Context: one part of a larger RNA
RNA sequence: UCCGGCGAGUUACGCUUACUGGCAAGGUUAAGCACUUCAGGUGUGGAGCCGUAGGGAAACCAAGUCUUAAGAGGGCCAGAGUCAGUAGGAGUAGACCCGAAACCGGGUGAUCUAUCCAUGUCCAGGUUGAAGCUGCCGUAAGAGGUAGUGGAGGACCGAACCCACAUCCGUUGAAAAGGGUGGGGAUGAGGUGUGGAUAGGGGAGAAAUUCCAAUCGAACCCGGAGAUAGCUGGUUCUCCUCGAAAUAGCUUUAGGGCUAGCCUCGGUGUGAGUCUUGCGGAGGUAGAGCACUGAAUUUCCUAGGGGGCGUCAAAGCCUACCGAAGAAUAUCAAACUCCGAAUGCCGUGUAGAUAUCACCGGGAGUCAGACUGCACGAGAUAAGUUGGGCGGUCAAAAGGGAAAGAGCCCAGACCUACAGUUAAGGUCCCAAAGUGCGCGUUAAGUGGAAAAGGAUGUGGGAUUUCGAAGACAACCAGGAUGUUGGCUCAGAAGCAGCCAUACAUUCAAAGAGUGCGUAAUAGCUCACUGGUCGAGAGGUCCUGCGCCGAAAAUGUCCGGGGCUGAAACGCGCCACCGAAACUAAGGAAUCCGAAAGGAUUGGUAGAGGAGCAUUGUAUAUGGGAAGAAGCAGUACCGUAAGGAGCUGUGGACUGUAUAGAAGAGAGAAUGCCGGA
Repeated sequence: UCCGGCGAGUUACGCUUACUGGCAAGGUUAAGCACUUCAGGUGUGGAGCCGUAGGGAAACCAAGUCUUAAGAGGGCCAGAGUCAGUAGGAGUAGACCCGAAACCGGGUGAUCUAUCCAUGUCCAGGUUGAAGCUGCCGUAAGAGGUAGUGGAGGACCGAACCCACAUCCGUUGAAAAGGGUGGGGAUGAGGUGUGGAUAGGGGAGAAAUUCCAAUCGAACCCGGAGAUAGCUGGUUCUCCUCGAAAUAGCUUUAGGGCUAGCCUCGGUGUGAGUCUUGCGGAGGUAGAGCACUGAAUUUCCUAGGGGGCGUCAAAGCCUACCGAAGAAUAUCAAACUCCGAAUGCCGUGUAGAUAUCACCGGGAGUCAGACUGCACGAGAUAAGUUGGGCGGUCAAAAGGGAAAGAGCCCAGACCUACAGUUAAGGUCCCAAAGUGCGCGUUAAGUGGAAAAGGAUGUGGGAUUUCGAAGACAACCAGGAUGUUGGCUCAGAAGCAGCCAUACAUUCAAAGAGUGCGUAAUAGCUCACUGGUCGAGAGGUCCUGCGCCGAAAAUGUCCGGGGCUGAAACGCGCCACCGAAACUAAGGAAUCCGAAAGGAUUGGUAGAGGAGCAUUGUAUAUGGGAAGAAGCAGUACCGUAAGGAGCUGUGGACUGUAUAGAAGAGAGAAUGCCGGA
């Protein structure tokens, strides 16, 4: 991992609702007793229970009563139950099943290990050489010195033995702690044998939450016990009808609950509901505005203040300073409004469309929502971010498109078929359908990723200036004089800088000079003018499509091939393809309807309905050695669960109909047991 078997809403009691049945102003027996064909049944038993009257705290009153001063008003009440059965539900019980970590009680453990007690035992070999003692020297005597002797030490080196510091190996190991190589202690607080002591909130501990039998922040065994688990997992046959929620309020509440909302089933209702349409309403949003509240711009005017002058002080005067109020001007606002929509909401009327709607009662599930469009808050006008509002889709929705894809676009799958028409999206090939038609655009493979900004890219439009009295470009020629303007300066001569620059003269024209240049001049050039040439040239604005800006990690931003008068983009037109949409054909079910006929039939949680199969039982009736069940094969039947027939195998039981009862359906639970 697979296969087989086992494996989860049960039972009792009372309550509640519905249905079925009996009896009915009544209904019903319980224990017990008797009989019996005896886990059963029949009879008896009326104790008791429910109902037949309610109201009030009660006294009490009573079809009424309570409140109250009240004959007012108001509250509650004023004739159907009861006993069983079946189904749903909640309650009490383990209460659908499995699952803790833990808590408590009573016991068992110190053969492991910790400490202690008693009694034994073990430590190769080598080294060092303390005290003491003896001799000698020494001293007044000592002290002291020296040579021997001696053999001390938590002494030294190092085996056994004990330990476990480093590293390698081992890591489904040879081993649930080891092996290799080194290492530490090795006469001691040493190692070790045997016997004994201490026990679970307890022991022991050279102290680590360390050890107490491979278990220790509280051992193990059994019991309370099916502890509890707002948590996770699992929960077994079929078909049909309807079909949610992820919200509000409260919650030691936030991943749980309760009530409401939304779903379903039954009942009731003078069709109440929804949409379109006419009319009448409430309102302060979008927009707009500045009349209020505030913010904010410029100018004027001016109270007040600052500064200056004024002989201290004052009066007074001035002010390129600040400036309330006021005037003019142009603005801004979710918590501003002199104004003010569209939608939406409420009421009502007519007509049309549609088939809902409300209440009562039974049963739920839901309380993590997601993305997307629009108008907003938070955030950074960030997020596949977060919050609510109004829609959509997903959730619970398959099909077609978007290469691929919960939430986008199209469209809501009852079944069948090798029928047709379309939607979104497409029609060169992959790949169904146009290498379709007309007019334009793009040259960037733009299309097929991106900004500020930049640019004689190119198309369209508007406007303006110059131009046959000759423009624009190019070429030829000129581009002068006062003058080197004045100042400044070492110099400043058109061209460092400052001042003037509408200076003046000669002119066809020529700036007190547009650049380059020089130390300063010089030189080159421009503006401006003439000529040659001969028809358009220049500027600004709006707009379509492009260009640059443009650097990233497996392989290039079309799905690929590939595409340039397109297979790109824009505007039109005609065809075609394209889905489970729609139509036509056949069929099924549900609902409505007298019928004819019509409508409907995606679906998670969930509600409701109808069935299939398994094992006993009762009654009836069958099959079977001329072969039961089971097993294997098989082209049959049924809308499904399923049911037959035949053949083989097998070798003794088994079916059908009706009713009733359940240990009643397996793929999942890191399920349990067995097997491969």
This is a predicted structure of a 676-nucleotide part of an RNA (large-subunit ribosomal RNA, domain II) from Blautia luti. Rfam family: Bacterial large subunit ribosomal RNA. Gene Ontology terms of the family: structural constituent of ribosome and ribosome. The full RNA is in RNAcentral, with records from ENA. The prediction has a mean pLDDT of 86.